RNA sequence: GGGCUCGUAGCUCAGUGGCCCAGAGCUGUCGGCUCAUAACCGAUUGGUCGCAGGUUCGAAUCCUGCCGAGCCCA
Numbered sequence: 001g002g003g004c005u006c007g008u009a010g011c012u013c014a015g016u017g018g019c020c021c022a023g024a025g026c027u028g029u030c031g032g033c034u035c036a037u038a039a040c041c042g043a044u045u046g047g048u049c050g051c052a053g054g055u056u057c058g059a060a061u062c063c064u065g066c067c068g069a070g071c072c073c074a
Base pairs, nucleotide, nucleotide: 001073002072003071004070005069006068007067010026011025012024013023018057028044029043030042031041032040050066051065052064053063054062
């Protein structure tokens, strides 16, 4: 230098054009239970969907560029 894959909550990930106005589990916070802790149960917080443009009536999702991570080739 070239090619491929990926980037969504503090962590691991789902979601592949509208039905979700962005979700699950774990973590965190509050409460219940207990003599107490853990476990368990209930509630709850948390996101510019890497950044910027474009297409579309509508984009986390499609296209382009850039940034970052991994793998391969030279």
This is a predicted structure of a 74-nucleotide RNA (transfer RNA) from a Dehalococcoidia bacterium. It matches the Rfam family "tRNA". Its family is annotated with triplet codon-amino acid adaptor activity in the Gene Ontology. It is annotated as a transfer RNA. Its mean pLDDT, the model's own confidence on a scale to 100, is 81.